[in-house]
Context: one part of a larger RNA
RNA sequence: GGCGAAUGGAGGAUGCCUUGGCUUCGGCAGGCGAUGAAGGACGCGGUAAGCUGCGAAAAUAGCCGGGGAUUGGCAAACACGAAUUGAUCCGGCCGUAUCCGAAUGGGGCAACCCACUGGAUUGAAGAUCCAGUACCAUCGACAGAUGGGGCGAACCCGGGGAACUGAAACAUCUUAGUACCCGGAGGAAAAGAAAGAAAUAGUCGAUUCCCCCAGUAGUGGCGAGCGAAGAGGGACGAGCCUAAACCGGAGUGUUUACGGACAUUCCGGGGUUGUAGGAUCACCGACAAAUAUUGAUAGCAGGAACCGGAAGCUGUUUGGAAAACGGCGGCGCAGAGGGUGAAACUCCCGUACGGGUAACGAGCUGUCGAUCACGGUGACACCUGAGUAGGGCGGGGCACGUGGAAUCCUGUCCGAAUCUGCGGGGACCAUCCCGCAAGGCUAAAGACUGCCGAAGACCGAUAGUGGACCAGUACCGUGAUGGAAAGGUGUGUAGCACCCCGAACAGGGGAGUGAAAGAGAACCUGAAACCGUUCGCCU
Numbered sequence: 001g002g003c004g005a006a007u008g009g010a011g012g013a014u015g016c017c018u019u020g021g022c023u024u025c026g027g028c029a030g031g032c033g034a035u036g037a038a039g040g041a042c043g044c045g046g047u048a049a050g051c052u053g054c055g056a057a058a059a060u061a062g063c064c065g066g067g068g069a070u071u072g073g074c075a076a077a078c079a080c081g082a083a084u085u086g087a088u089c090c091g092g093c094c095g096u097a098u099c100c101g102a103a104u105g106g107g108g109c110a111a112c113c114c115a116c117u118g119g120a121u122u123g124a125a126g127a128u129c130c131a132g133u134a135c136c137a138u139c140g141a142c143a144g145a146u147g148g149g150g151c152g153a154a155c156c157c158g159g160g161g162a163a164c165u166g167a168a169a170c171a172u173c174u175u176a177g178u179a180c181c182c183g184g185a186g187g188a189a190a191a192g193a194a195a196g197a198a199a200u201a202g203u204c205g206a207u208u209c210c211c212c213c214a215g216u217a218g219u220g221g222c223g224a225g226c227g228a229a230g231a232g233g234g235a236c237g238a239g240c241c242u243a244a245a246c247c248g249g250a251g252u253g254u255u256u257a258c259g260g261a262c263a264u265u266c267c268g269g270g271g272u273u274g275u276a277g278g279a280u281c282a283c284c285g286a287c288a289a290a291u292a293u294u295g296a297u298a299g300c301a302g303g304a305a306c307c308g309g310a311a312g313c314u315g316u317u318u319g320g321a322a323a324a325c326g327g328c329g330g331c332g333c334a335g336a337g338g339g340u341g342a343a344a345c346u347c348c349c350g351u352a353c354g355g356g357u358a359a360c361g362a363g364c365u366g367u368c369g370a371u372c373a374c375g376g377u378g379a380c381a382c383c384u385g386a387g388u389a390g391g392g393c394g395g396g397g398c399a400c401g402u403g404g405a406a407u408c409c410u411g412u413c414c415g416a417a418u419c420u421g422c423g424g425g426g427a428c429c430a431u432c433c434c435g436c437a438a439g440g441c442u443a444a445a446g447a448c449u450g451c452c453g454a455a456g457a458c459c460g461a462u463a464g465u466g467g468a469c470c471a472g473u474a475c476c477g478u479g480a481u482g483g484a485a486a487g488g489u490g491u492g493u494a495g496c497a498c499c500c501c502g503a504a505c506a507g508g509g510g511a512g513u514g515a516a517a518g519a520g521a522a523c524c525u526g527a528a529a530c531c532g533u534u535c536g537c538c539u
Stems, first nucleotide, its partner, number of pairs: 001538009015524001016488002020459002022456006029449002031151002039100003042055003046078001050074002062093005070082003105114003115133007135148005155186001156184005166173001170221001196204002208235004218226002239441003242385001246269010274419001276384003280379006292371009302360001306355003312328004317324001329346002331335001337349003390414007400426001421436005475482001495523001498510004
């Protein structure tokens, strides 16, 4: 030195465990904010820091309700207290709530500095205290009133809008109207009551979403790719208001022969559609039922903490410990689950089931009030949304890349018709059919999830969130950002009194505790690499 056996050190795999995650489903809530938010700074304890809670009324004050024996958070010990005259704790309401922060009196290197006006304290002050003082929009004669601003996980609508990439290169194309930026809103948003969809049936009848249609029809350097729609089956279900004609009123202007007329703006009535409808005139019929919205009021469901909630004992068994095993029972609308010194329906918390409830009560029901809301025939030809429809040029959007390219939007230039009217049915024309643009509103079905709960052929500490642990921390970076590692003694600290070696150390040996200390805090189990010791054999 090698090999083997044994026995250790070191290390932290594995097994077991779970306080934390992940996913789906359900529920609640869908907002907070100048009455100062989100987020912070600094403080507040008998007691240093940290976390949590709170705000100079500072681990909290008051009231109401619950609850019923402990208690002054994590967090021990010490000190001092509180509580059956009901504390702590839980729920609701309310009070207080420094400074910064939209931050808003002005400033500023956030948590700081300095003012003005009015008032208070004071003999007084350059001192202290209280209140007010930003900007924008709308209204308003001023004074002022009302609203806005900022934050928030995703979802939604709008305005802008890439590239890598794919096309096996690359330019049209694709990635993709994605990422990202900006604006805006809501609990959903958007869309929405046909100038529709269709195609011979004189059919359907707002929108949205799902299944299907269908990877079809198409589109496409006809490459890569992109990719519908009608119909059919479902979810849901809801329809309305204006402009105009006409009538009335008010203001302003022009004109006047002062009687008025005309123009224009505003207000009220009227009116709202395509088998056309309405206005006006004439005639006829109805006039009280239904529906919806809103307000008041009464009641109900719901709604916090919380409450009740069956039934088991035993042992010369094993064990440290009984829930195990043995014996003899019981309950079950409860044998879900968790805990208890191992494995408990019947020990504890619970579970099935049942009860309770303030604020609130948007949902449902009743009553009352208000508002909205009716037809027919004939005549007449007044009205029915104009720089619009449409066209040219240039673009964009439609699954559709200019194509035969309809339909939709519009930067620019043109520019109709008026119901004997107009638009559409994928160039265009005819016939036919469908509809009525150029004003507006509209619940539900549908998207998302910060929060709560339930459940997993989800994970179990290199997994599962980055984060089971004081983690968006430590740490890196000027910064934007990047971003960890780190769980387990034991039933219970019973956390090793005392003695010995050592340095008043570390560490160890006894003793003691414990079932176990080869469970001793570097603490369950304790693999391998790696490093020793002893013995045997070989060199």
Molecule: large-subunit ribosomal RNA, domain I
Organism: Bacteroidales bacterium